[in-house]
């Protein structure tokens, strides 16, 4: 070790989403292999190595022995007298004979089968082996070899001779067998050294073998019926042996849903592999067991074969041939060749173990020992230890500090396993003892030498998954198991470096098992995720109430036999460990016989009443069929009134009407459905049932507790019954109404709408059998809180009697607790929690579809796949977003109302053409009088042309030069358009060993050059909208919620009540400016003074303040009701008081302002990859001397057939022109503002007082008011154009300025569709002022003051914005998703006129070779039947391959039509069914909610209250 109990054994991860939880796929880490390939390879042991072509083979072996059965004959040695010749030993040969060849050895094609594995069994056989008994006697004819002869290429033959046997044959005898009891059959063999070996009979033994039987053993039901020697019986033949094994006849059976038959697959077990186990796969080496032997037959020998290395016959292939004929059979061992991804030497040796044959020696064994090839596997070893920091170099990286390869090396001390040199050297050997005998073998092993010496790669580094950086690439190349990465800052491509893992290997493919609880017995589900059959009835079959008795194929327990060994597992042993091998123990979970037990089950008998049924009584109902009758409506007819319209629509047309409609009234016809009751109710299995009566009928509750006595539950096949449409006959046919006509809407409109209208609907009969046939929940029994509302029935109680109350028993409905659920949600009508039964599900799609079978009259049903494709499809919940959903709210959003744009001309900006440039950027809102607070040059980035290249400007280093020298300026001068060079004379400035400057080099500049999708920072916008979040607790597996929702308010998430929240944060408000009233201080300037209307500074007020009314909340007191209560009281309503609070309306008072007094400035978390690299800054990239840099002229940014935005001035009398009189504020000024005063029509000039401003100047403001013309026109309206002459500025006014005077007078006479701005000192009107600037394009833009209006019923719709809520197939969030047809391209299946093959049976023909059986005769042979192999034919039949066409599927970054579904998705959507149509799809019938929004009723919740 065993056995009990402990122990030990079971592991996950990515991937659907915005994210969450479910369910489901797919894919990975693990192990394995007779493996292939890729890159790499040191040693040794011990395994294993033709898996495909059971395809063909060349060459060689792989089964031979015996001379102690036999003749002959050769050889070699003696002997005999040399030869002949005999004879003796030893040897070899080929035959006769004997054994053996039927074993070992191969392979796995068939084979689903007594072939296999396990237990049994009876009617058998056996050479060699073993024990026991008996016998081995007598006689013959041949024949092989051999010899002669003959044929033939050959392989072989014939023929005539001779000759032996343990070959062959007769007799003889019998323990034996058969008999009808007369009698009949059957044996032997010798050799020889005389010790044995054999033979032959019998009997049993061992051991092998044949038969039979039980129970096991793969897929498929799209194989359901199979079967004539078939079942079975007699008789016979036949076998070693039972038996339809075979034949005659007589019967008509046998098998099958627990799978016959058929079809496809396959040798089958010990056991291998994986798992925790159950299990799932496999079937190589070793071991049993079957089969096979080129392919098909047959036997013949033999104990044993219908025979691998025997034999006939047929076929195929292949070789020899003299063409006449004739060999062959590697799935034995080496070994070739094809075919493959892809599997060894044509080795040694019988030395060991084994076999045969021999008496034996021995001899043969490609069996087997061994040795080689292959990393093909298991397993061990090695490739150096140890010590060494300046952390050497080198290389990668770096934030430039360093880091890292790294004790790693270098270098010093050791060691020698392995390698290899030489030497020594074994067990494997044993045979009665002794001797002799070794392929392995130059073996292992030992022992000695030298010298770190002979010895490391493979994958890999975004997750999963251990292990990262640089550089290249720029959606390309490329990886890649799954997610995925690569579109220029890749830890995923390539490459370096460095790191991980593993390690003589390490990846990659293929397969199998595991994760996978993803076929669930251990161990899953079916209400929405895939999944409960339309119901019902019922047969197999499964399960089944209580007691008692008997009895045991189940069940439970002992024992007994079996369960080969090897393998697996414990324990030990052996090789140096290990592999490996030996040895013992258990196990082999099964099978069989026996003994026993009697709870459970089963079986048999008997009881029993609670399940079940029956029975009597009540009662309730649209249960069902059939006839019958009614009334309203509606339509048709007829008459009658009575007249122009009717009728429909969003709105209209077709349509109907003077031939008289609609309307309206009589009368009569038709047909189809019942209003009101009615309900959330009632009945039925379900589908499904509604006026009333009538007849017939089937189900069901209570009560009662009489009967029967498990009679029960479920229910595969079956069976009946099934809405609505549809299908066939006949009818019927009012209204509706597929389709089909018209009429409208549209781009279209095959459709919603309208007018018509057939089939249908309906009635009788018959088919069809579907559905969202749903509660998307099978039947059936059984336990588990409750409250309520409903219908039918019963008891108590009460009452005269109903009602009422309590209780029960059967439905039918809501909350709801434990429990379940992934959630939603179920919740005594369970989806809770057990039991029994069917049924049906395993990823999506293809598809409920193809073939195939049934069924149907058709339509079509029922059943029901696969290739191919994809990583997801689903499902329930969250939080956004959207809705042609809903509710409340808000805005100059609508509306009321003023002025406008659009139309004219002109300005100025886009656009677009144009151009050598017209420089760039902005493009709905959120680009376009925007950057630009001012483009002639300069600006300027654009174009031409010309210059410079360390640079126009900056730092730094080196070297050189310099005080009559250096630098800056630059008048005059030369070249040149200019920059720019030159350089006298002048000016002016630094200054001593530094410092500047040339000049050359090195480093660098420089870029208005790309990217705003790399960026910072600024801004736009939603919107000055009210809203955006976070801690802590609370719920919820979770995403999340909850605070933030609710009521009242508010400009406000403002405040305030309530509340599983409590508090805070950013925003809103407040603070800050600036106006408007006052006090007050100061006084530079105003002013004659005083003084304060004016300036500035501080302060002050308006806050939620007072009063009055309303609304809500609370609290107090009395009064009065109401209900329970005996009563106190308690609670509560209703009015009135009274008093607190909030809180918004409404009046008032005071006040310069009243309810934010009015304006600015302020902009929350986000969104728009919104804008800007061209202001600035800033990463990478780019260009850099013929320059993308930098200077300079001259040009362009200003062009013009058109188009748009923005603005200006107009059109005109409310106007214009002429004279004349008034009254601001805000600003600005010294390279400035510029007064007076002169001059000039004016612009302007001359001259320069004043003034660095409350002081001077700018500066006379203008609409307005008075006078006065013009009088309704293209005008005294309008001014654009245009022409002439001046005027400023500035080097310079030509492209390309502005200003004045004179002339000049174009369109325009209030603007199509659309659209804009504005709500109070606003709109609209008037004019002033600044900035930029030398001037100016300014009609723009920032500002100022004047005078100053209308009108907001009100939230219906239009646009926007906020809550909440509901839908959602959206989340790049409706500019979303997203269906179909068609065009294009690819893949696969399916149909198919055919076509070509395979397979298996039938019929009928032919029919070797061979058994068996006839017949002849010379006993060897010829000819007959029987049966059959092969082959012929004929029709089916099954299964492949092709295959013109035509049809559907997938699948594929930007095609074509449309809008069908997701929201009411713009006509709610599906399901079935019909019919039409490019398509998505419409329309009809019917059914569902898996519709959303209103309303109403009933229930049901809180809450009050009676």
């Nucleotide at each position: 070790a065993u056995u009990u109990u402990u122990u030990a054994g079971u592991a996950g991860a990515g991937u659907u989403u915005g994210a969450u939880c479910c369910u489901a796929g797919c894919u990975c880490a693990g192990g394995a292999u007779g493996a292939a390939c890729g890159c790499u390879g040191g040693c040794g042991g011990c395994g294993u190595g033709g898996a495909u072509a059971a395809g063909g083979c060349a060459u060689g072996c792989a089964a031979g022995u015996c001379g102690a059965a036999c003749g002959a004959u050769c050889c070699u040695u003696g002997u005999g007298u040399u030869u002949a010749c005999a004879u003796a030993a030893g040897g070899g040969u080929a035959g006769u004979g004997g054994c053996a060849a039927a074993c070992g050895g191969g392979g796995u094609a068939g084979u689903a089968a007594c072939a296999g594995g396990u237990a049994g069994g009876a009617a058998c056989a056996u050479a060699c082996c073993c024990a026991u008994g008996a016998g081995u006697c007598g006689u013959g004819a041949a024949u092989a070899a051999c010899u002669g002869c003959a044929g033939g290429a050959a392989a072989c033959u014939g023929u005539a001779g001779c000759u032996a046997a343990u070959a062959c044959a007769c007799g003889a005898u019998a323990u034996c067998c058969c008999u009808a009891c007369g009698g009949g059959g059957a044996a032997a063999a010798g050799a020889u050294u005389u010790a044995u070996c054999g033979c032959u009979c019998a009997u049993g033994g061992a051991a092998u073998g044949g038969c039979c039987u039980g129970c096991u053993u793969c897929g498929u039901a799209u194989c359901a019926g199979c079967u004539a020697g078939u079942u079975g019986g007699u008789a016979a033949g036949g076998u070693a042996a039972a038996g339809g094994c075979u034949u005659a006849c007589c019967a008509a059976g046998g098998c099958u849903a627990u799978g016959a038959c058929g079809c496809g697959u396959a040798g089958g077990g010990g056991a291998g592999g994986u798992g925790a186990g159950a299990g799932c796969c496999u079937g190589a080496c070793c071991c049993c067991c079957a089969c096979c032997a080129u392919u098909g037959g047959a036997a013949c020998u033999g104990c044993g074969a219908c025979a691998c290395g025997g034999u006939c016959c047929a076929a195929a292939c292949u070789c020899c041939u003299a063409c006449g004929g004739g060999a062959g059979g590697c799935u034995g061992c080496a070994g070739u060749c094809g075919a493959g991804a892809a599997u060894c030497u044509u080795c040694c040796g019988c030395a060991a173990u084994g076999a045969a044959c021999g008496a034996a020696a021995g001899u043969u064994u490609g069996a087997c020992g061994g040795a080689g090839c292959g990393a093909c596997g298991c397993c061990g070893c090695g490739u150096g230890a140890u010590g060494g920091a300046u952390g050497a170099a080198g290389u990668c990286c770096u934030u430039c500090g360093g880091g890292a390869u790294g004790u790693a090396a270098a270098c010093a001390u050791c060691u020698u396993u392995u390698a290899u040199a030489c030497g020594u050297g074994a067990a494997g050997a044993a045979g009665u003892a002794u001797a002799u005998u070794g392929a392995c073998a130059u073996u292992a092993g030992c022992g000695u030498a030298a010298g770190a010496a002979u010895a490391a790669g493979a994958g890999g580094u975004u997750c999963c998954u251990a292990a990262a950086c640089u550089c290249g690439u720029g959606c390309c190349a490329g990886c890649a198991g799954g997610a995925g990465c690569g579109g220029u800052a890749a830890u995923a491509c390539g490459a370096g470096u460095a790191c991980c893992u593993c390690a003589a290997g390490c990846g990659u493919u293929a397969u199998c098992c595991g994760g996978a609880a993803u076929u669930a017995u251990u161990g899953g589900g079916c209400g929405u995720a895939a999944a409960g059959g339309g119901u019902c009835c019922g047969u197999a079959g499964g399960u089944g109430g209580u007691c008692c008795u008997a009895u045991u194929a189940g069940u439970c327990a002992g024992a007994u036999g079996u369960g080969a060994a090897a393998g697996a597992u414990c324990c030990g042993u052996g090789c140096u460990c290990a592999a490996c091998a030996c040895g013992g123990g258990g196990g082999c979970c099964g099978c069989a016989u026996u003994u026993g037990a009697a709870a459970c089950g089963g079986u048999a008998g008997g009881a029993c009443u609670u399940g079940a049924g029956u029975c009597u009584g009540c009662a309730a109902g649209a249960g069902g069929u059939a006839a019958g009758c009614g009334g309203a409506a509606c339509u048709c007819a007829u008459g009658g009134u009575g007249u122009a319209g009717g009728g429909g629509u969003g709105a209209a047309a077709u349509c109907c009407g003077u031939u008289g409609a609609u309307a309206u009234c009589a009368u009569g016809g038709g047909g189809a459905a019942c209003a009101c009751c009615a309900a959330a109710a009632g009945c039925g299995a379900a589908g499904g049932c509604a006026g009333c009566u009538u007849a017939c009928u089937g189900g069901u509750g209570c009560a009662g507790c009489a009967c029967u006595g498990a009679c029960a539950c479920u229910a595969a096949g079956g069976g009946a019954c099934g809405a609505a449409a549809c299908c066939c006959u006949g009818g019927g046919u009012a209204g509706c109404g597929a389709a089909u006509g018209g009429g409208a809407u549209u781009a279209g409109a095959u459709a919603c709408c309208c007018c018509a209208g057939u089939a249908g609907u309906c009635c009788a009969g018959g088919g069809c059998c579907u559905a969202a046939a749903c509660g998307a929940u099978c039947u059936u029994g059984a336990u588990u809180a409750g409250c309520u509302u409903u219908u039918g029935g019963g008891a108590g109680u009460a009452u005269c009697g109903a009602c009422c109350c309590u209780c029960u028993c059967a439905g039918a409905g809501g909350c709801g607790u434990a429990g379940c659920u992934a959630a939603c949600g179920c919740g005594u009508u369970a989806a809770a929690u057990c039991a029994a039964g069917c049924g049906c599900c395993u990823g999506g799609g293809a598809a409920g579809u193809a073939c195939g079978a049934g069924c149907g009259c058709a339509a079509g049903c029922u059943u029901a796949a696969a290739a191919c494709u994809c990583a997801a499809a689903g499902g329930a919940a969250u939080a956004g977003a959207c809705g042609g959903g809903g509710a409340c709210u808000u805005g100059c959003a609508c509306a009321a109302g003023c002025g406008g744009u659009g139309g004219a001309u002109c300005a100025u900006g886009u656009g677009g053409u144009u151009u050598a440039a017209u420089u760039c950027g902005a493009c709905g809102a959120u680009a376009a009088a925007c950057g630009a607070a001012g483009a002639a040059c300069c600006u300027u980035a654009c174009c031409g042309a010309g210059a410079u290249u360390a640079g126009a400007a900056a730092c730094u280093c080196u070297a050189u030069u310099c005080a009559u020298g250096c630098g800056g300026c630059g008048c005059a001068g030369u070249a040149g358009a200019a920059a720019u060079a030159c350089a006298u004379g002048g000016u002016c400035g630094a200054u001593a060993u530094u410092g500047u400057g040339g000049u050359a080099g090195a480093g660098c500049a420089g870029g208005u050059g790309u990217u705003g999708c790399a960026u910072g920072g600024c801004c736009g916008u939603c919107g000055u909208c009210a809203g955006u979040u976070c801690g802590u607790g609370g719920u919820u597996u979770g995403a999340a919620u909850u605070g933030u929702u609710c009521c009242c308010u508010u400009a406000a998430g403002u405040g305030g009540g309530g509340u599983a929240a409590c508090g805070a944060a950013c925003g809103a408000a407040a603070c800050c400016c600036u106006c408007a009233u006052c006090g007050u201080g100061u006084g530079u300037u105003a002013u004659a003074u005083g003084u304060g209307u004016c300036a500035c500074g501080c302060g002050a007020g308006a806050c939620u303040g007072c009063c009055c009314c309303c609304u809500c909340u609370c609290u107090g007191a009395g009064u009065a009701u109401u209900a329970a209560u005996u009563a106190c009281u308690u609670a509560g309503u209703a009015a009135c008081c009274a008093g607190a609070g909030a809180g918004g309306g409404g009046g008032g008072a005071g006040g310069a302002a009243g309810g934010a007094g009015a304006g600015g400035a302020u902009g929350a978390c986000g969104c728009c990859a919104g804008g800007u690299c061209a202001g600035c800054a800033u990463g990478a990239c780019c260009c850099u001397u013929g320059a993308u840099a930098u200077c300079u002229c001259g040009g362009g940014c200003u062009a013009c057939a058109c188009a748009c935005g923005u603005g200006a001035u107009a059109c005109a009398a409310u106007g214009g022109g002429u004279a004349g009189g008034a009254c601001a504020a805000c600003g600005g000024g010294u390279c400035g503002c510029g007064a007076c005063a002169g001059g000039g029509u004016a612009a302007c000039c001359u001259c320069g007082a004043g003034c660095c401003a409350a002081u001077c100047c700018u500066u006379c403001a203008a609409a307005c008011c008075u006078a006065u013309c013009c009088u309704c026109a293209g005008u005294u309206c309008g001014g654009a154009u245009a022409g002439a002459g001046g005027g400023c500025u500035g080097c310079a006014a030509c492209u390309c300025g502005c200003c004045c005077u004179c002339u000049u007078g174009a369109a325009g006479u209030c603007g199509g569709a659309a659209u804009c701005g504005c709500u109070a000192g606003u709109a609209a009107u008037c004019g002033c002022g600044g900035g930029u600037c030398a001037g100016c394009u300014a009609u723009a833009c920032c500002g100022c003051g004047g005078u100053g209006a209308a009108u907001a019923c009100g939230u219906u719709c239009u646009c926007a914005a906020g809550u909440c809520u509901u839908g959602u197939a959206c989340u790049c969030a409706c500019c979303g998703c997203c269906c179909g047809u068609c065009a294009a391209g690819u893949c696969a299946a399916g149909g198919g006129a055919g076509c070509c093959g395979g397979g298996g049976g039938u019929g009928c023909c032919c029919g070797a070779a061979g058994u068996c059986u006839g017949u002849a005769u010379u006993u060897a042979u010829a000819u007959g039947g029987c049966c059959u192999a092969a082959g012929g034919u004929a029709a089916a039949c099954u299964u492949g391959g092709u295959g013109a066409c035509a049809g559907g599927g997938a699948c594929u970054a930007a095609g074509u039509c449309g809008u069908a579904a997701c929201a009411a998705g713009g006509c709610a959507c599906g399901g079935c069914u019909a019919g039409c149509g490019g398509a998505a799809g419409c329309u009809g019938g019917u059914c569902g909610u898996g519709g959303a929004u209103c309303a109403a009723u009933u229930c049901a919740a809180a809450g009050a209250u009676a």